Context: one part of a larger RNA
């Protein structure tokens, strides 16, 4: 590099946006760059291949042909690709009328619980465990009642329910704000899809500065357990967890399944729309759109399984893999970072 691959065997970038590039709907006309046809020239000889001949055969040698799949010029074709012109509306976008929602940001606010503080009642334990002990308590604890403070999280509703590109999102109210879906068919008229780089975003932990700190709780200390116990259990407890601003840029960032478009059985659940029929209404029935589940044909698959939300049948674009270990390591006056480290990423050697 080709072939053949990427749910679980190696392999889909964590996610989005998007410049370049690649690919791109229907119709008329033009053109002739790609494409196709023919002709001419050229494509040295030798060699290879076919055939005929010469050394007694063969190797070898000689003759003829074919081939040299290419290039240039000329003449032509016009389906397809390209380019130009003109149009179209089904892809895409916009306007209009509606729908649902823990989508995002900021501000305010509520109750339950835990802890702490004060006071009253009350007296000897409480707590904890498999059993204990460390611990707490006569400086009055635990329990109970009232009042207060502070921080964090939002029971029930709550649902293989919802919305978001992913990460992720849940008390209530207000302000600002993104997207999606449905209807009808208004506007533009291919303005589309993908997307190397780039840019943005990205759980937890961690880092920097300043706040905050109720509960929980790495580290640490004490108690147990044990042969030991740098653990599991228990009592404490600092960073952290929370807020603001700025970094970090990684996860089993998983559906271990890249994005988009078209197409291919049937029946059915659920929430959100729409249309029609029937009915006084509620409702019921039929059809339909976008989503989300469980089964299950054809087909696919090594099997498991997937199966209109494909891992089926096709097309376009990007990413990635190429035996196991060494190793996601070493190296680079590599790039990024305050650091931790991240990104890129070998070889010897062993099997």
């Nucleotide at each position: 590099u080709u072939g053949g691959g990427c749910g679980u065997a190696a392999a889909g970038c964590g996610a989005g946006u998007g410049c370049a590039g690649g690919c791109g709907g229907c119709u008329c006309g033009a053109u002739a760059a790609g494409u196709c046809u023919g002709a001419u020239g050229u494509g040295a000889a030798a060699g290879c291949c076919u055939u005929c001949g010469g050394c007694u055969c063969a190797a070898c040698c000689g003759g003829a042909g074919a081939a040299u799949u290419g290039c240039a010029u000329c003449a032509g074709a016009a389906a397809c690709u390209g380019u130009c012109c003109a149009g179209c509306u089904u892809g895409a976008c916009u306007a209009c009328a509606g729908a649902a929602g823990a989508g995002g940001a900021g501000a305010g606010u509520g109750g339950a619980a835990c802890u702490c503080c004060a006071u009253g009642u009350g007296u000897a334990c409480c707590g904890g465990u498999g059993a204990a002990a460390u611990g707490c308590g006569u400086a009055u604890a635990u329990a109970u009642a009232u009042g207060g403070a502070a921080g964090a999280a939002c029971a029930c509703c709550g649902g293989a329910g919802g919305g978001g590109a992913a990460g992720g999102c849940g008390g209530c109210u207000c302000u600002c704000u993104g997207g999606u879906c449905u209807g009808a068919a208004c506007u533009u008229a291919a303005a589309g899809c993908u997307g190397a780089g780039g840019c943005u975003u990205g759980a937890a932990a961690g880092c920097a500065u300043g706040g905050g700190u109720a509960g929980c709780g790495a580290a640490c200390a004490g108690g147990a357990u044990u042969a030991g116990a740098u653990a599991c259990c228990g009592u404490g407890g600092u960073a952290g967890u929370c807020c603001a601003u700025g970094c970090c840029g990684u996860a089993a960032a998983c559906g271990a399944u890249g994005a988009g478009u078209g197409u291919u059985a049937a029946g059915u659940g659920u929430g959100g729309g729409g249309a029609g029929g029937u009915u006084u209404c509620c409702g019921c029935c039929u059809c339909u759109c976008a989503g989300u589940g469980g089964u299950g044909c054809a087909g696919c698959u090594a099997a498991c399984g997937c199966a209109u939300u494909a891992a089926g049948c096709a097309c376009u674009c990007c990413g990635c893999g190429u035996g196991g270990g060494g190793a996601g390591u070493a190296c680079g006056g590599a790039c990024c970072g305050c650091a931790a480290g991240g990104u890129u990423g070998a070889a010897a050697c062993c099997c």
Molecule: small-subunit ribosomal RNA, central domain
Organism: uncultured bacterium